[in-house]
RNA sequence: CCACGACAAAGGCAAACCCGCUCAAAGGCGGGGACGCAAAGCCAACGAGGCUACGGCGCGGAGUAUCCGCGCUAUGCCGGUCGGGUUGCCGUG
Numbered sequence: 001c002c003a004c005g006a007c008a009a010a011g012g013c014a015a016a017c018c019c020g021c022u023c024a025a026a027g028g029c030g031g032g033g034a035c036g037c038a039a040a041g042c043c044a045a046c047g048a049g050g051c052u053a054c055g056g057c058g059c060g061g062a063g064u065a066u067c068c069g070c071g072c073u074a075u076g077c078c079g080g081u082c083g084g085g086u087u088g089c090c091g092u093g
Base pairs, nucleotide, nucleotide: 002093003092004091005090012037013036017032018031019030020029021028022027035080041086042085043084046083047082048081049078050077051076055073056072057071058070059069060068061067062066
């Protein structure tokens, strides 16, 4: 430097769910909690995929400084969906 990962050692992270805060929402943060994880560290201003739709656009209804419903839309998110990039512990070869 490259490849690999055991029922090894030392450690690490923490799904669902519950509580609190936050956001229009998705989601995020903190506490509890462990389903799992060898990168479940980081990058969403690299690609694919997914979630949401405040605002915007379109259509319909009410019938009018507006309200309601439906559809589309990322500029908002997800790295614990995947590829890719990047950094890194231990062990084996």
Molecule: c-di-GMP-I riboswitch aptamer
Organism: Gemmatimonadota bacterium